[in-house]
Context: one part of a larger RNA
Molecule: small-subunit ribosomal RNA, 3' major domain
Organism: metagenome
RNA sequence: UGACGGGGGCCCGCACAAGCGGUGGAGCAUGUGGUUUAAUUCGAUGUACGCGAGGAACCUUACCUGGGCUAGAAUGCGCGUGACUGUACCUGAAAGGGUACAUCUCUUCGGAGCACAAGCAAGGUGCUGCAUGGCUGUCGUCAGCUCGUGCCGUGAGGUGUUGGGUUAAGUCCCGCAACGAGCGCAACCCCUAUUCUUAGUUGCCAGCAUUUAGAUGGGGACUCUAAGAAGACUGCCUGCGCAAGCAGAGAGGAAGGUGGGGACGACGUCAAGUCAUCAUGGCCCUUACGCCCAGGGCUACACACGUGCUACAAUGGCCGGUACAAAGGGUUGCGAAGCAGCGAUGCGGAGCUAAUCCCAAAAAGCCGGUCUCAGUUCGGAUUGGAGUCUGCAACUCGACUCCAUGAAGCUGGAAUCGCUAGUAAUCGCGCAUCAGCCACGGCGCGGUGAAUACGUUCCCGGGCCUUGUACA
Numbered sequence: 001u002g003a004c005g006g007g008g009g010c011c012c013g014c015a016c017a018a019g020c021g022g023u024g025g026a027g028c029a030u031g032u033g034g035u036u037u038a039a040u041u042c043g044a045u046g047u048a049c050g051c052g053a054g055g056a057a058c059c060u061u062a063c064c065u066g067g068g069c070u071a072g073a074a075u076g077c078g079c080g081u082g083a084c085u086g087u088a089c090c091u092g093a094a095a096g097g098g099u100a101c102a103u104c105u106c107u108u109c110g111g112a113g114c115a116c117a118a119g120c121a122a123g124g125u126g127c128u129g130c131a132u133g134g135c136u137g138u139c140g141u142c143a144g145c146u147c148g149u150g151c152c153g154u155g156a157g158g159u160g161u162u163g164g165g166u167u168a169a170g171u172c173c174c175g176c177a178a179c180g181a182g183c184g185c186a187a188c189c190c191c192u193a194u195u196c197u198u199a200g201u202u203g204c205c206a207g208c209a210u211u212u213a214g215a216u217g218g219g220g221a222c223u224c225u226a227a228g229a230a231g232a233c234u235g236c237c238u239g240c241g242c243a244a245g246c247a248g249a250g251a252g253g254a255a256g257g258u259g260g261g262g263a264c265g266a267c268g269u270c271a272a273g274u275c276a277u278c279a280u281g282g283c284c285c286u287u288a289c290g291c292c293c294a295g296g297g298c299u300a301c302a303c304a305c306g307u308g309c310u311a312c313a314a315u316g317g318c319c320g321g322u323a324c325a326a327a328g329g330g331u332u333g334c335g336a337a338g339c340a341g342c343g344a345u346g347c348g349g350a351g352c353u354a355a356u357c358c359c360a361a362a363a364a365g366c367c368g369g370u371c372u373c374a375g376u377u378c379g380g381a382u383u384g385g386a387g388u389c390u391g392c393a394a395c396u397c398g399a400c401u402c403c404a405u406g407a408a409g410c411u412g413g414a415a416u417c418g419c420u421a422g423u424a425a426u427c428g429c430g431c432a433u434c435a436g437c438c439a440c441g442g443c444g445c446g447g448u449g450a451a452u453a454c455g456u457u458c459c460c461g462g463g464c465c466u467u468g469u470a471c472a
Base pairs, nucleotide, nucleotide: 001472002471003469004468005467007466008465009464010463011462012461013460015456016455019419020418021417022416023415026310027309028308029307030306031305032304033303034301035300042052043051063296064295065294066293067292068291069290075121076120077119080116081115082114085102086101087100088099089098090097091096104113105112106111123285124284126283127282128281132279133278134274135273136272137270139268144183145182146181147180148179149178150159151158152157163174164173165172189262190261191260192259194230195229196228197227198226199225200224204219205218208217209216210215233256236250237248238247239246240245312412316371317370318369319368320367321366322365328359329358330357333352334351338347339346340345378409383404384403385402386401387400388399389398425448426447427446428445429444430443431442
């Protein structure tokens, strides 16, 4: 100087408390451990475990079994030779191997195109993340981490950065052997909440006309769209205070004291993670640890754990009727109306390169009816049968539909998680990946919309000062 302390002081955080909803029990989905296996590819392990994977039937694929290739699957240079290629056939699961026939084009005559075959460069998801770059997690969006000069100290180092206030903040003020500065904080950026200006098509419709319908004439007012601008600064008032600032059911205002959200992550810590995104040193393989192909595996199953979904019901289930979104996607695409089918879906093909057309129905909600507490008209696992669709192909191993079947489950032990407001809870919608899909995942969008916070003693994590230390 740090680190640590079941030392002290001060302070903060959904850290506790106060509340609301869960997990832990059930079934299923998914990841992991373990076990099994020819293989169940690899990595991630307190910050892993719906993670890399934003799509494992083949492919992917890295694994296994079997069959094959050896300058190789791709590309460049290049000596030489010749066309490339097409058709037919044999063998084979395919890859591959083999046979027969036909056979050059362009040209500035230098050559070029293409293939074969020597040669030079191959290839490796093989090892080492403890040789590395890059990227990332974590402490932590915590308020810290440093430097120049000066001063103090023999020196390590200190001071500044401590102190008194204040703040979300090393934020600002006052004081001070310090005076300044840098990286962080904040602001500048984006979205959102209000208004104005400009602009009205595909959007809108107040008044006017026609009218089933903004469908048409028309209109720019309104909504909206998207470009610019304004607006919030403790600016004003009162009280407290030297000041910074704090308090106010104060005024004004759409918004008030950081308005809400995002992007943004200092010096560093963990030899943290990744050689399997990529790059790369070293090592290793070279008729194989490279490459091609078929089939299988990654989907196994006594069991254990994590993360989720669906429930156990009446604030509910079922049936009928009826409202109101936002954000997205669409030409190898989205696919309307109509028709067939109980349905998945099929036929059909209007319109749309999309503020125009389509996906599209939003659902919870509201109105009416029914069920009356029951393992039930709750719950839907499992299984049997019949189908639809995608795809070369759904046996291993797809999703969906219909009929039948109707399991466990009656609120979950010890323990444990999330959340402070348009949040939790609850309800549906969209997108990426994608032929299809094991999506109940992820990322977004809107609808409905709470309760509680006395307080900081305690648990956890963190910041500043101080103290002890046989630790570095």